[in-house]
Molecule: RNase P RNA; transfer RNA
Organism: Clostridia bacterium
RNA sequence: UGAGUAGGUCAGACAAUCGCGGGCGGCUUUCGGGCCGCGUGAGGAAAGUCCGGGCUCCACAGAGCAAGGGUGCCGGCUAACGGCCGGUGAGGGCGACCUUAAGGACAGUGCAACAGAAAAUUUAUGCCGUAUUCGUGCGGCGAUUGUGAAAAUGUGCGGUAAGAGCGCACAGGGAGCCGGGUGACCGACCUCCCGUGUAAACCCCACCCGGAGCAACAUCGGACAGCGCAGUUAAGCUUGCUCGGCAUUGCGCAGCGCGAUGGCUUGAGCUGUGCAGCAAUGCACAGCCACAGAUAGAUGAUUGUCAAAUACAGAACCCGGCUUACAGACCUGCUCCUUUU
RNA sequence: GUAUGCGUAGCUCAGUAGGAUAGAGCAACUGCCUCCUAAGCAGUAGGUCCCCAGUUCAAUUCUGGGCGCGUACA
Numbered sequence: 001u002g003a004g005u006a007g008g009u010c011a012g013a014c015a016a017u018c019g020c021g022g023g024c025g026g027c028u029u030u031c032g033g034g035c036c037g038c039g040u041g042a043g044g045a046a047a048g049u050c051c052g053g054g055c056u057c058c059a060c061a062g063a064g065c066a067a068g069g070g071u072g073c074c075g076g077c078u079a080a081c082g083g084c085c086g087g088u089g090a091g092g093g094c095g096a097c098c099u100u101a102a103g104g105a106c107a108g109u110g111c112a113a114c115a116g117a118a119a120a121u122u123u124a125u126g127c128c129g130u131a132u133u134c135g136u137g138c139g140g141c142g143a144u145u146g147u148g149a150a151a152a153u154g155u156g157c158g159g160u161a162a163g164a165g166c167g168c169a170c171a172g173g174g175a176g177c178c179g180g181g182u183g184a185c186c187g188a189c190c191u192c193c194c195g196u197g198u199a200a201a202c203c204c205c206a207c208c209c210g211g212a213g214c215a216a217c218a219u220c221g222g223a224c225a226g227c228g229c230a231g232u233u234a235a236g237c238u239u240g241c242u243c244g245g246c247a248u249u250g251c252g253c254a255g256c257g258c259g260a261u262g263g264c265u266u267g268a269g270c271u272g273u274g275c276a277g278c279a280a281u282g283c284a285c286a287g288c289c290a291c292a293g294a295u296a297g298a299u300g301a302u303u304g305u306c307a308a309a310u311a312c313a314g315a316a317c318c319c320g321g322c323u324u325a326c327a328g329a330c331c332u333g334c335u336c337c338u339u340u341u
Numbered sequence: 342g343u344a345u346g347c348g349u350a351g352c353u354c355a356g357u358a359g360g361a362u363a364g365a366g367c368a369a370c371u372g373c374c375u376c377c378u379a380a381g382c383a384g385u386a387g388g389u390c391c392c393c394a395g396u397u398c399a400a401u402u403c404u405g406g407g408c409g410c411g412u413a414c415a
Stems, first nucleotide, its partner, number of pairs: 002336009012306007020041002023038006043312001047323002050321005055213004068209005073087005088102001089100004103204002108202002110198003124145001126141006153171006173192002176189001178187003217262005226253006236246003269288008342414007351367004360398001369385005391407005
C1' cells in the first nucleotide's frame, strides 16, 4: 500500500425569527379561560409484534394429573426468556475468524416418488460345487453387473471350490475400563465387526407454560329499558293477620356504550468511580431527574455560517431481548498478500 | 394501538399428514359450424404456487424471516 476480519461511537452543529405540545412561576378573569416569562420536547431502530416480564381484570382454597403449546450439547448470567456470555462437538476459511433448531432412529409406528432384483431381514443377471431326462433341480455365496440421493463398514493383502470381517494392517463405529475435566467432552488401553436415512413425520424422554390485554381496568356525570330466578320477615309500605304485590339483597340475561378524570411516566432508570469475574453480569459509593407524555394526536418552517446537509425512519402503558430497514463519517484490535528497509 | 386470517393461470377457486407433467370453471387465441354473429363442437397457449433463507435425497406443502392485502375490538 492492497485485500479482509471482529468490535465500537455518531446519526448534523451553532445563531436569529416565527409557530406547536407538556411543565413551573407570575398577572388577570365573565371561573370556561386568556396573557407574559423561564426551561423542556422522538429513535438506534420509536418499525415487525417474534419471544420474555411488570401492571390490570377474569378463573382458581392449595397441589397434582390429563389435554394443548413451547424449549432441547454443557456451564454460567438474568426479574424472566426461545436472550446474552464462556466452552464442547461438527462444518467452512491459507489465516484473523465465521456458522451451527446440536436430546433419542435397539420404546413403538409411518414414509423413502421414479429407477432398480431388492429401499430393510431383500437376491434379478450371476459365480462355485454337485446331480442331470440338458429343460433344470439341490447345496454354498453375497464378491460382480447395473439402478439410485442412499445398497448392509471402506481400502489393500492373505485366504477359498467360489466367496464372505473368514484372518491381518490402516481408517470408521459400538461396548468396557483407566486418567483428566463441575460438565458437554477429551486422551490412552482392551475388546467386538456391528441392519441405511428421516423426529423443522407421528412419537419417546427431560424441563417450562392458567386466560386476556391500557380500545386492559377503576371512578364520576349523562342517556337508555328492563326481564327472569332465588332468598329475607329480624326490619319498611299496602289492612290487624296470612297469601300476593311494591320495596330490598344476591345471581343470570338483555339494553345503552356518549363525555370527563385516573391508569400516564421515577424506572429491573441515567452518569461517574472503585471492586469481583476471561466475559455476560453483579456489588459498593457519589451525583442527576426542568432527560416527551399527546388524545384527531405537538416535536416544525425560514435565513445565515461551517466545502456539502442527504440514509432508514416519527413515541401512544412501560421495560429486557431478537429480527428487519439504513446515506455517510470516525475509532480500535487482529489476519493475509506485495514492495522497501 | 392490540388481536387475528389470507396470498396458487387475466378473474374465481381446488390441491397440500413432502414425490402428479400443479388442476377446474369463466375469460383469451386457433379451427369447424353459420350469409354474419351468438350459442355449440374440437383444440391450443398461459404459473417466479408472494419473496428470501433453512431442514430433507426431494418443498406449493414443513420451519424461520420479510412483503402485500383483509377482518375484529371503545